[in-house]
RNA sequence: GGGCACGUAGCUCAGUUGGUUAGAGCACUUCACUGAUAAUGAAGAGGUCGAUGGUUCGAGUCCAUCCGUGCCCA
Numbered sequence: 001g002g003g004c005a006c007g008u009a010g011c012u013c014a015g016u017u018g019g020u021u022a023g024a025g026c027a028c029u030u031c032a033c034u035g036a037u038a039a040u041g042a043a044g045a046g047g048u049c050g051a052u053g054g055u056u057c058g059a060g061u062c063c064a065u066c067c068g069u070g071c072c073c074a
Stems, first nucleotide, its partner, number of pairs: 001073007010026004019057001028044005050066005
């Protein structure tokens, strides 16, 4: 330099080929239980879905450019 894939919560990921509330597990906070922890149960907080633009009535999902990560070729 060329090609491909990926980027969603602190971490690991899902999101059904655009549709009405953006979710799960672990972790975190509070409460219950306990002599006290752990485990268990209940509740809760946490996201401008990598960035900027575009298409659309509507974008996490489609398009363009850029940024980052990984792989392959040279």